[in-house]
Molecule: small-subunit ribosomal RNA
Organism: uncultured bacterium
RNA sequence: GAGCGAACGUUAGCGGCAGGCUUAACACAUGCAAGUCGUGCGAGAAAGUCGACUUCGGUCGAUGAGUAGAGCGGCGAACGGGUGAGUAACACGUGGGUAACCUGCCUAGGAGCGGGGGAUAACCUGGGGAAACUCGGGCUAAUACCGCAUACGUUCUCGGCGUCAUGGCGCCGAGAGGAAAGCUGGCCUAUUCUUGAAAGCCAGCACUCCUAGAGGGGCCCGCGCUCGAUUAGCUUGUUGGUGGGGUAACGGCCUACCAAGGCUGCGAUUGAUAGCCGGCCUGAGAGGGCGAUCGGCCACACUGGGACUGAGACACGGCCCAGACUCCUACGGGAGGCAGCAGUGGGGAAUAUUGGACAAUGGGCGCAAGCCUGAUCCAGCAACGCCGCGUGGAGGACGAAGGCCUUCGGGUCGUAAACUCCUGUCAGUUGGGACGAAAAGCCGUCGGUGAAUAUCCGGCGGUCCUGACGGUACCAGCAGAGGAAGCCCCGGCUAACUCCGUGCCAGCAGCCGCGGUAAUACGGAGGGGGCUAGCGUUAUUCGGAAUUAUUGGGCGUAAAGGGCGCGCAGGCGGCUUGGUAGGUCAAAGGUGAAAUCCCUCAGCUCAACUGAGGAACUGCCUUUGAAACCACCUGGCUAGAGGCUGGGAGGGGAUAGCGGAAUUCCCGGUGUAGCGGUGAAAUGCGCAGAUAUCGGGAGGAACACCAGUAGCGAAGGCGGCUCUCUGGGCCGGUACCGACGCUGAGGAGCGAAAGCGUGGGGAGCGAACAGGAUUAGAUACCCUGGUAGUCCACGCCGUAAACGUUGGGCACUAGGUGUGGCGAGUUCAUCAAUGCUCGCCGUACCGAAGCUAACGCGUUAAGUGCCCCGCCUGGGGAGUACGGUCGCAAGGCUAAAACUCAAAGGAAUUGACGGGGGCCCGCACAAGCGGCGGAGCAUGCGGCUUAAUUCGAUGCAACCCGAAGAACCUUACCUGGUCUUGACAUUAUGGGAAAAACCAUAGAGAUAUGGUGUCCGUAAGGGUCCAUAACAGGUGGUGCAUGGCUGUCGUCAGCUCGUGUCGUGAGAUGUUGGGUUAAGUCCCGCAACGAGCGCAACCCCUGUCCUAUGUUGCCAGCGGAUCAUGCCGGGGACUCAUAGGAGACUGCCGGGGACAACUCGGAGGAAGGCGGGGACGACGUCAAGUCAUCAUGCCCCUUAUGACCAGGGCUGCACGCAUGCUACAAUGGGCGGUACAACGGGUCGCGAGCUCGCGAGAGUCAGCUAAUCCCUUAAAGCCGUCCUCAGUUCGGAUUGGAGUCUGCAACUCGACUCCAUGAAGCCGGAGUCGCUAGUAAUCGUGGAUCAGCAAAGCCGCGGUGAAUACGCUCUCGGGCCUUGUACACACCGCCCGUCACAUCACGAAAGUUGGUAACACCCGAAGUCAGUGGCCCAACCCUUUGGGAGGGAGCUGCCGAAGGUGGGAUCAGCGAUUGGGAUG
Repeated sequence: GAGCGAACGUUAGCGGCAGGCUUAACACAUGCAAGUCGUGCGAGAAAGUCGACUUCGGUCGAUGAGUAGAGCGGCGAACGGGUGAGUAACACGUGGGUAACCUGCCUAGGAGCGGGGGAUAACCUGGGGAAACUCGGGCUAAUACCGCAUACGUUCUCGGCGUCAUGGCGCCGAGAGGAAAGCUGGCCUAUUCUUGAAAGCCAGCACUCCUAGAGGGGCCCGCGCUCGAUUAGCUUGUUGGUGGGGUAACGGCCUACCAAGGCUGCGAUUGAUAGCCGGCCUGAGAGGGCGAUCGGCCACACUGGGACUGAGACACGGCCCAGACUCCUACGGGAGGCAGCAGUGGGGAAUAUUGGACAAUGGGCGCAAGCCUGAUCCAGCAACGCCGCGUGGAGGACGAAGGCCUUCGGGUCGUAAACUCCUGUCAGUUGGGACGAAAAGCCGUCGGUGAAUAUCCGGCGGUCCUGACGGUACCAGCAGAGGAAGCCCCGGCUAACUCCGUGCCAGCAGCCGCGGUAAUACGGAGGGGGCUAGCGUUAUUCGGAAUUAUUGGGCGUAAAGGGCGCGCAGGCGGCUUGGUAGGUCAAAGGUGAAAUCCCUCAGCUCAACUGAGGAACUGCCUUUGAAACCACCUGGCUAGAGGCUGGGAGGGGAUAGCGGAAUUCCCGGUGUAGCGGUGAAAUGCGCAGAUAUCGGGAGGAACACCAGUAGCGAAGGCGGCUCUCUGGGCCGGUACCGACGCUGAGGAGCGAAAGCGUGGGGAGCGAACAGGAUUAGAUACCCUGGUAGUCCACGCCGUAAACGUUGGGCACUAGGUGUGGCGAGUUCAUCAAUGCUCGCCGUACCGAAGCUAACGCGUUAAGUGCCCCGCCUGGGGAGUACGGUCGCAAGGCUAAAACUCAAAGGAAUUGACGGGGGCCCGCACAAGCGGCGGAGCAUGCGGCUUAAUUCGAUGCAACCCGAAGAACCUUACCUGGUCUUGACAUUAUGGGAAAAACCAUAGAGAUAUGGUGUCCGUAAGGGUCCAUAACAGGUGGUGCAUGGCUGUCGUCAGCUCGUGUCGUGAGAUGUUGGGUUAAGUCCCGCAACGAGCGCAACCCCUGUCCUAUGUUGCCAGCGGAUCAUGCCGGGGACUCAUAGGAGACUGCCGGGGACAACUCGGAGGAAGGCGGGGACGACGUCAAGUCAUCAUGCCCCUUAUGACCAGGGCUGCACGCAUGCUACAAUGGGCGGUACAACGGGUCGCGAGCUCGCGAGAGUCAGCUAAUCCCUUAAAGCCGUCCUCAGUUCGGAUUGGAGUCUGCAACUCGACUCCAUGAAGCCGGAGUCGCUAGUAAUCGUGGAUCAGCAAAGCCGCGGUGAAUACGCUCUCGGGCCUUGUACACACCGCCCGUCACAUCACGAAAGUUGGUAACACCCGAAGUCAGUGGCCCAACCCUUUGGGAGGGAGCUGCCGAAGGUGGGAUCAGCGAUUGGGAUG
């Protein structure tokens, strides 16, 4: 996607056509579904009506009526209708056979239909029974029954002839046997009785025999027809024969006897499932699935068995028996069978009316009329399906209202609606109104029959009658847009998007997956998409799926080559002659039912549906022909295979023997203290003499070097030497054989190691085990010992990463290089050796073409073909369970399912990672200097506490961070007191007074009250206030919705692109390589060539010089003045300032290097190889940080989460951490004297000088809006002096007291000063940080913020001024190349197993329950058959009275269903407990 006998949800206007218990072959109330014939036969009512009679009770007659009903008889009931339980079968399909058969009714032909007999139902009568029913007696008919006669055919027996396929067919002859039924109508012509009949004749329908046909059936055969081998053997009437029986008929169909057969791997037997087919669905087809409706066949009829009747049955609406069930009963006994049509209960997700009619079609009976017919034709119910129609059409923009969205402009629903003008299908209503109907009957006429103008039959014409559906289809009139639309979907697959709600909740989901606060995925809405009287969902089938691969797949690494050879069956097979015709091919014939499918035409208005014709039905059978190929028969050949012969290689196999080296052990000698072992040790051995060393001996096992991508073998495997036995391969030759070949399911054999059994052997090694170490532990790795075993013999086992992860054989398809074996040629005078070339066989590497997903393979194929075998079909469960089989055992072989997952897997790619490798860099280590970690204090954080201790920052990359200033303010927090258009913005409307400010009172204050007070103005108004409404406001949330900014890797050298090329692709190349650099810096090379962002440079500061300028800066020279001072005149030289230039580029020389880049050294130079410093931060990473700088989406608050005020808190303190400061002292501390800076700042400011105070500071005031004045004494340093190693003259915390300053205010909670106090601390564990030069260290100094200050912080400035770097092993981080990977959230990854808990399915299990099919025995119904038949019997016979023949009841026997008993088999359910598995 298509389909469906569907169901469920939801919705629903009409019609046509079709289909409608798939489940309980479960049970059934009620009605109907098979009768008919009086032209076969006998008999024959009643009610009612009429009449008569009457004792009024009724009786009789006629009619009803030869009717109803019943009976005898005939035909039918074996058809039609239902169902699919059983059946794996000659059941079905298809094609044949029947020389082995039957056939009522029908058709055609032939022959006949003569003459008799005895019964019996009905009926009458008597009896039994509740009933069903039944028994006895009596009467009677027939187309019922029974003899006799006849016999064209026919049947049987015998004989003969022809033909043939077995018992066949045809012909001839003889003998024997065997039939029948009448009824109806008509006609009188000869006969008889005489209105007219009978006989007779005619016709029709029946009847009998025979032949043939048609149609129907029986039986037999070839082929086809589900799954399981975890079903491998089955069978005793079984297989065959003979005799007999039986049947319509062949036959073990049955029986007796004889023989011992028959079936089976081409799947017997057994188990499971199933009606089969035409066909239906799907599919391009091949196939796959199905077997409703329609049609053919089969089977069944409550379950099982059985026969009877009949042409036909072992019989759905017949019989008998048994069983189960239901019903009736008077308990004695009876009745029943919807899987016919309706209908009921039940089951189920689920399937209809107890309808109408025989009008049509068909069937039964009948001469016919006709009767019967739940077959059938119709109607009813349900959208169950298919098909058709409608729910309106045209116009209509201010794009209405409304909804939804919005960037607030608008967009969209949308010409949609309204509105205007139309139409009239369907439904409604009124009226008309079919086709389906032709027959039969009757009348007339013609023809046939016939003696006939009768009849009967047929043709033609006329006439009459028949419709369930149904007043339906159809047609017309009327009215009015009036009555008629839903369902699913909108994340991808897959057409269709937004808002709101929800917040891993509720929910969705076919797969992937959505939902954790902006969800196109949930729910709603708007909009959209799809289909449409339907739409979705579920179940199921096919397709896609080449995903079981015949068409049409695979097996080196994805699942998959058997461990290996041998070999039966099987499959396949070289060249050639002749033949056959099984396969094959061709033609023709038969069949392949109809329906269906397809094509054409036609009928319903169309279509669905239906009709007609054609095609098709791919199959099977027969006949004829062909002979290439396959096959078979036959003859030949030699290229395959084999043989013979001559060589030669080899760890091929088996057995016996021999050898040396080494280890160990034993004995002896020498000799002394250790040996041994390891990363380091210890256990162990050793003074009882080890190890070491020498000599001698014992024993076992293995064979160093040679040794090699060398050899041999089928594989496993094989290695000292020699003998013997033995297999295979290779090469050369060949005059032999003549396809003898290849493969190989089963099968039997070989088969490493370990293991097992028995017996040996045992040196070394060495599972288990013991000890010592290692370790958190160490049932390991390491060490010391050591038992099985390893070895031999015999016997098992039968596995392996038994691997080339590559089955065997044959053939074909470029080469190159090496190597093992054999041979040939050649060189050279010759021989030998060697070299070279060639051939065959083996082995290894590289590679054309080709193949491959890629990796790779590539004459030793994974290339191209053929033949045979084995194997695979998602992962797990599981190579497991159960069963079977093998084994002594261990275990092997064979081999599932439930359940579960949405993957498992291969190759390659890019990253990331590695206690992988290579190269390189960085204060990364190392080398140094100084710190931190210990103390006290400061500051920040955590934690704790609290009414609150506001918030953020959290490894590096948070923690003196936001904060460059928390007493109030700040302030966001807490408590309390207050306000509600608001503390702040804009607009509109209305109003009024200015508002503010100041004063007073109350209050903690906000605030309230009172008083004073009154603006600008161009005269519009503005500003301001009050009220109202919009709105304000939020440091409320989300940094995981964002912008911006920032941190970090990292100033690391990287990150990319275009075009080209390579690759199926991801991607690669470039960017890798060789050098070099601080650098992807540059050079060279190169399938790459270029380019961009980064690096570098351009910018700033600094280092040298020059030029210009010269105040407030400078002062060399000149002059003046002062106690002194560039103080003054002046000067531009210098310093300095400002501005502009110069200079450095590996430019020059030399060495190295590749003549390169570059590097090393040198010269010159203030500076040299980037001079020093700064700014500058690639693609990106960390959902890094910040919604509390700011901005901002969404959400939230709105008399509060907004706003104001007071007080408190952010400063709390058992603790932990981080960053600092000060120290622990003598390179120091105290005191005194003395020298030299730079950057900066200053008017609400810096503040000189002077005075006071010990001091912080105060008072007063000059100068300075600054190169001018002030801050401003720089300090370390230097000189001198005291202290002398001590908790000190170190250290300064803490505390007490007294003050100063700022400020409205120093209580919580400021800084500073003075006096006093004088804590810890004597250099700091593990560990850890910074720094490579004007750097570290050390010394002071300025500034921002700021009233003041917790600053010891931060940002700057200058002074003094080191040490060290061998080097890249290690630590950390980074770059490039490479390698492995099961990682990709990327090693802070992934992931294994036990244990605990929960759930699920499965296995085992003492047992227990049930089903199924057999077997043995018992019992044995009905019934057929057989026997018997003493009882019974009309037909025929003999006889008159019984009998005979014959038949029957009954009884007996064989068989025989159900039932019983028994031991087994098999399947299934449950099962305490138990085992593993799966999921969480």